[in-house]
Molecule: RNase P RNA; transfer RNA
Organism: Candidatus Kuenenia stuttgartensis
Formats: sequence, C1' cells, structure tokens
RNA sequence: CGGGAUGGCUCGGCGACCGCGGCGGGGGGCAACUCCCUUCGAGGAAAGUCCGGGCUCCGCAGGGCAGGAUGGUGGCUAACGGCCACCGGCCGCAAGGUCAGGGAAAGUGCCACAGAGAAUAGACCGCCGAUGGCCGCGCAAGCGGAUCAGGUAAGGGUGAAACGGUGGGGCAAGAGCCCACCGCCGCGACGGUGACGCCGCGGGCAUGGCAAACCCCAUCCGGAGAAAGGCCAAAUAGGACAGAAAGUCGGAGCAAUCUGACGGGACGCUGCCCGCGUUCUUCGACUGUCGGGUAGGCCGUUUCAGAUCGCCAGCAAUGGUCGGUCGAGAUGAAUGGUCGCUGCCCCCCUCGGGGACAGGACCCGGCUUAAGUGCCAUGCCGGCGC
RNA sequence: GCACCGGUAGCUCAACUGGAUAGAGCAUCGGAUUUCUAAUCCGACGGUUGUGGGUUCAAUUCCCGCCCGGUGCG
Repeated sequence: CGGGAUGGCUCGGCGACCGCGGCGGGGGGCAACUCCCUUCGAGGAAAGUCCGGGCUCCGCAGGGCAGGAUGGUGGCUAACGGCCACCGGCCGCAAGGUCAGGGAAAGUGCCACAGAGAAUAGACCGCCGAUGGCCGCGCAAGCGGAUCAGGUAAGGGUGAAACGGUGGGGCAAGAGCCCACCGCCGCGACGGUGACGCCGCGGGCAUGGCAAACCCCAUCCGGAGAAAGGCCAAAUAGGACAGAAAGUCGGAGCAAUCUGACGGGACGCUGCCCGCGUUCUUCGACUGUCGGGUAGGCCGUUUCAGAUCGCCAGCAAUGGUCGGUCGAGAUGAAUGGUCGCUGCCCCCCUCGGGGACAGGACCCGGCUUAAGUGCCAUGCCGGCGC
Repeated sequence: GCACCGGUAGCUCAACUGGAUAGAGCAUCGGAUUUCUAAUCCGACGGUUGUGGGUUCAAUUCCCGCCCGGUGCG
C1' cells in the first nucleotide's frame, strides 16, 4: 500500500420564536376549563408478533394419555428455541466462519432412472478354467486346445450410493485369504466436571444412506390474554318489591264470565285548554326504590427480573448487600413547525436542492427483518521499502 | 390480541406420505378445412413453482426466515 475477518460507536450540533402531551408549583373560575413558571417528552430497530417471562383471571390432590417444542458438553439467566466458553464435523492459506450436532446392531418404511446386482448382495463385459467332463497327441506318466459345468468382486461399465482403502505376499485366476500402514469396532490405562482427546492391547471387518420419513430416548410445556382483570355507573327494555286511585246503571247467561253507556285514571296528538284516538277500570298501565348490566368514566399503567458509567468477581456470557448519573406515559392517542449559523454525505457548471429505515400503546429479556453515512479498535494474508 | 389458510403459464386449476422433460382447459400464434368467418382438427409458444436459505443423491412437495393476499373468534 492492497485485500480480507471480527467487534463496537454514531443516527448531526448550537441558538431564537411559535405550538403539543404529562408530573409538580402558583393565579382565575361555582364548575367545565383556562393563564403563568419549572421540568420531562420515541428507537436501534419503538417494526414483524417469531420465542421466553412478569402481571391478571380461570382450572388444578397426584399421575398418565394425546398434542407441541427442544436436542454435542459445561455455564449464564426470572425464563428461553437466547447468550458465553469449550468439544467434534465441514469450509477457508490464515484471521475466522458455519452446523435442527441424540438414536439407523427397538421396529416399520423409502432409495426413482440407469444397472447383472440397491441391502439375508450381485456374474453383463472381463479374468481363470486348478477340479470334473470334451477334443487332439502320446504305450504310459503327461502335454496342448476350446470353454460345457464351474470358480472369481481384482479391472471395466451403471449409479448419489456397489458391502473398508493403499501397497505387498499369495493364487489357476482372484479375494482380509495372509501381512504392514491407515480407517472401523471392542476393552483397558491416563488427562479433562464433561462433550472428548491421547496411548496401549485385541478383533479381519460385523455396522450402506435417509429420523427437516413414521418412530424411539431425554428434557420442558395447564388454558387464556390488557378487549386480561377490578371499581364507579346514565337512558331504553326486561326483573323484584312497594305505593295512590271510583265506581254507577243496563244487556246476555243457571253460574263463572262476557259486554254497552256514563264517570274516572293513564298515554299520544309540540307547552296549556277543548276535542279526537288508544288503553285500563283494581290486572296492567303509572310513580318510587332495589339488583344485574350496556354506553361512559377511573384503576391496572409505568420505579423496576430498571438502564448506564466506575470498581470488584469471572476467559466470557453474566453477577454484586458498592458508589455516581438518568427515568415518555398519552387513549379519536402528544413528541411538531419556522428561521439563523454550522458538520457530514449525495445530485448539480453555478445559484441552489435533498437527508436512510422507521414512531411507543401493560412491561421486560431475546431472535428475525428493514436501512444510509462516517469513524474507531483488534487479529490475518499478500506486495514493496528500510 | 389470538387462531388459521393460500401463492404454480396471460386466466382458472392439477401434480403433495420427494423421483427428475411440472400437466390440463381457456387465451395467443401457425397450419388444415371453408368462397370467407365461426365451430372443428393438428401443431407450437408460454413457468426464477412468491422470495432467500437448509435437509436430501434428488424439493412444487419436507423444515426455517421474510414478502403478498385472505379467513375466523373475542
């Protein structure tokens, strides 16, 4: 100088004016409300609502089934599918990255096409044909030939995968058939909390792959969610209880009862009167009270598994009865706008213009996703120079 | 707030206990038939299977994260 890796920080700054929401203080007003002052007022993701918890209500003796989730080991945590450290596999020259990383000798199932054979292997080509048979030569022993039976998993070929690999011996040709090394399996010793590592001995090799196929094993999970839940409480309808009022004369009928007129009550026709209509005449209606409950209002609701800096413990995640600093709380839902100076980036010849993703909604810990610019720190690789 | 479903050719749908060239109808284009058109027959074109990863020899299918659309309950 170039390339690459990991982690972190920032989310413009200062000032003026106008405006909005909350706590507190003061003034005005019967109250609703209003004025002044002080102070606080979105994020790294507030998002998606994907996990986990707090909180609340319901359920629950205990256990099991079903269902779901997780899956190397150890730790952290309120908990987690999160985080940290380590182990193992894979990728990378390296820094480093990545892995749903238990079980395939409990069982079931699948492995298309191709291929002779695809899981108690398999003979298509090739090789051999020692042995038995055949042909030829030979008196015989035997020799030669072809490959009918047969042997052979080394080589070719198919496939994602062909039943350990390389080398040597051996053989008719071959083959863990035998040997050495590597791999694998089992046992033992040592180190480690452990995953595991390393060493030694033994075994010719048994155990193909798939469980993000069913399944088995281990661990965890009761259900619902702030429209949770609690309190106060209109109007209308319905419920319970109580209260006031007036009947009279006829008709039908054996009677119960039905019915007409007058009177009276209640309601409607805009408030009153008349009138009209409906209805009742002891049942309703009407008035009052009570209870449930709707609209509406209040609480829950923001000071806590709080955040951050320093110190201490720890490799770290994280923890601490230590010290300092800080704290949105609205609900038809505030956090905005204008101007001046200025920093950075982009567009543009200049004047000038523009500012990523995005906004709390009970709270918190994570994950995931979105997105612009700059800066810092610590490792690694390569080149050049001294 | 909670629970769930779907996305495949221009359109409507298949293929789904994984198996290779993803199929059918309509539409479009070309040809045949007809004097011409329609209908009919034959052929062709047309697909990042919403997207990015993973598992597997192999993914439309199985798993995970996003995007878009829709449904139900209170």